Small-subunit ribosomal RNA, central domain from an uncultured prokaryote, 348 nucleotides, folded computationally. RNAcentral holds the full RNA, with entries from ENA. Model confidence (mean pLDDT): 86 of 100.
Context: one part of a larger RNA
RNA sequence: UUGGGUUUAAAGGGUGCGCAGGCGGCUUAUUAAGUCAGUGGUGGAAUCUCUCGGCUCAACCGAGAAACUGCCAUUGAAACUGAUAAGCUUGAGUGUAGAGACGAAGUAGGCGGAAUGUAGCAUGUAGCGGUGAAAUGCUUAGAUAUGCUACAGAACACCGAUUGCGAAGGCAGCUUACUAGACUAUUACUGACGCUAAUGCACGAAAGCGUGGGGAGCGAACAGGAUUAGAUACCCUGGUAGUCCACGCCGUAAACUAUGAUUACUCGAUGUUGGCGAUACACAGUCAGUGUCUAAGGGAAACCGAUAAGUAAUCCACCUGGGGAGUACGAUCGCAAGGUUGAAACUC
Numbered sequence: 001u002u003g004g005g006u007u008u009a010a011a012g013g014g015u016g017c018g019c020a021g022g023c024g025g026c027u028u029a030u031u032a033a034g035u036c037a038g039u040g041g042u043g044g045a046a047u048c049u050c051u052c053g054g055c056u057c058a059a060c061c062g063a064g065a066a067a068c069u070g071c072c073a074u075u076g077a078a079a080c081u082g083a084u085a086a087g088c089u090u091g092a093g094u095g096u097a098g099a100g101a102c103g104a105a106g107u108a109g110g111c112g113g114a115a116u117g118u119a120g121c122a123u124g125u126a127g128c129g130g131u132g133a134a135a136u137g138c139u140u141a142g143a144u145a146u147g148c149u150a151c152a153g154a155a156c157a158c159c160g161a162u163u164g165c166g167a168a169g170g171c172a173g174c175u176u177a178c179u180a181g182a183c184u185a186u187u188a189c190u191g192a193c194g195c196u197a198a199u200g201c202a203c204g205a206a207a208g209c210g211u212g213g214g215g216a217g218c219g220a221a222c223a224g225g226a227u228u229a230g231a232u233a234c235c236c237u238g239g240u241a242g243u244c245c246a247c248g249c250c251g252u253a254a255a256c257u258a259u260g261a262u263u264a265c266u267c268g269a270u271g272u273u274g275g276c277g278a279u280a281c282a283c284a285g286u287c288a289g290u291g292u293c294u295a296a297g298g299g300a301a302a303c304c305g306a307u308a309a310g311u312a313a314u315c316c317a318c319c320u321g322g323g324g325a326g327u328a329c330g331a332u333c334g335c336a337a338g339g340u341u342g343a344a345a346c347u348c
Base pairs, nucleotide, nucleotide: 004319005318006317007302008301012316014203015202016201017200021196022195023194025088026087027086028085029084030083031082033081034080035077036076037075038074039073040072041071042070049065050064051063052062053061054060091193092190093189094188096185097184098183102181105179106178107177108176109175110174111173112156116152117151118150119149120148121147122146123145127138128137164171165170208249209248210247211246212245213244217243218242222238223237224236225235260315261314262313263312264311265310268293269292270291271290272289273288274287275286276285297304298303321348322347323346330341331340332339333338
C1' cells in the first nucleotide's frame, strides 16, 4: 500500500457549531471538461514477450515481430459525472395553528418548610455518645433529653417512575423575568438552500489552581482511641483543605449505550411519554420519542434484532502482537498540577 476491521479481542474523537474538502433529489435543453469510439502523429536504443538463427548446449549474442497499456492533434457520440440555463417538490427550511401548549433544558432574582448545628432562656439530674466489644471524646463550670426564641449554611423528603428534558457534560422545593428547543396538525411560502466535516471555534462531571467571600453538615491530610504479630488501613472520636458563592484558569473521566453522524429499506408481540385523533369521555389508528420480548439476518459467542451489532450508501475519526510507554525527546498549551502530540533501543 492493498485487503480487513473498530459493543466485549487492538480500534468511535467527551460533545456541538462550522470554513475548506468529499459526497449529493426529480425534469428538460445546451455544452463537451471528465468519459467512450474512430483516425493520424509520436511513444530513442536496450530490457520484457513470441518466432527464427549463432557460439557443441545454456547463460550470452544477432535478426524480425509484437508490445511500449502513455502523450498530442483531430473527427464524432452524449447515457453517466461536471458546467450553463430554465423549471419541479418529495429532501431542507420559513410561516400559521395547538399556545398562557410540552418537559428536573439554561441564566438571573425572590420566597418556603423539614432536618442539622450553634447561641440564649426554661424544665431536669447523672450520665451521654460510640462499638462486634471497647476506649479516646462530651458532662456537676449542669451535659444528653424535652420546650421556646434567635441565627447560620447547605441540600431539597413525599410526588418520583423501566418517567421527562438537554449536543454532550448534565438537569429535581415553589415562583417571577428573560432565553433556547424538539414535537404534532394544516399544508401557505422558499425552491436542493442538503449530508458529513480535517484545521478551527465554543461547551465540557469530579478533583485541582488563582483572587475575594462563606463555612452548618460531611470530610482527603492530620491527631487520638481501638483492632492486629504489625495496622502508616478497614471501625470509633475529633478535624484542616475542600465541598458552597462570584470571577478567572484547568480540559481530563469506565466523558459508557465501552456501540461516530446522516439517509433509505427489512416479520411480529407488548408496555409507556408528548401530540393529533368526527363529538363530551373513551377507543381504534397515527406521528415523534422511550422500554421489554422475538422472526429473518448478523455474530467467536454473550447477544444485537426497525432506537440493529441486519441490508445498502456518503463523509469523518481510529486500529495493526505483548512489554518498554501514553514513557523519553522536541513542539505546543497551562500560574502550577499537568494536558495534547508522541517514538526508539532493548526484550518476550